Transfer RNA from Nostoc sp. CHAB 5836, 72 nucleotides, folded computationally. The source organism's lineage runs through Bacteria, Cyanobacteriota, Cyanophyceae, Nostocales and Nostoc. Its Rfam family is "tRNA".
[in-house]
RNA sequence: GAAAGUUAGCUCACUUGGUAGAGCGGUUGGCUAAUAACCAAUUGGUAACAGGUUCGAUUCCUGUACUUUCCC
Numbered sequence: 001g002a003a004a005g006u007u008a009g010c011u012c013a014c015u016u017g018g019u020a021g022a023g024c025g026g027u028u029g030g031c032u033a034a035u036a037a038c039c040a041a042u043u044g045g046u047a048a049c050a051g052g053u054u055c056g057a058u059u060c061c062u063g064u065a066c067u068u069u070c071c072c
Base pairs, nucleotide, nucleotide: 001070002069003068004067005066006065009024010023011022012021018055025043026042027041028040029039030038048064049063050062051061052060
C1' cells in the first nucleotide's frame, strides 16, 4: 500500500433497505435411585464506534478502532 472481517456467553446466518434468527450454552420444571441423555418452558444482542443519505439503515456512503491475509 491492497483485500476481507467486526451481529447473543461461543460458532455463525440474515440480497433487491421495512423495528434480527439458528445451533451450542445458561435458568426452571418433568423423567431417573442418581447423573447423563431426552421432553417442555424460559433466557438472551443500542448489529465495533462516530457521522452522512433516506419516511425508514445490520444492509448504502465516509471516517476511526481492532482482527486476519497478501504485496513491498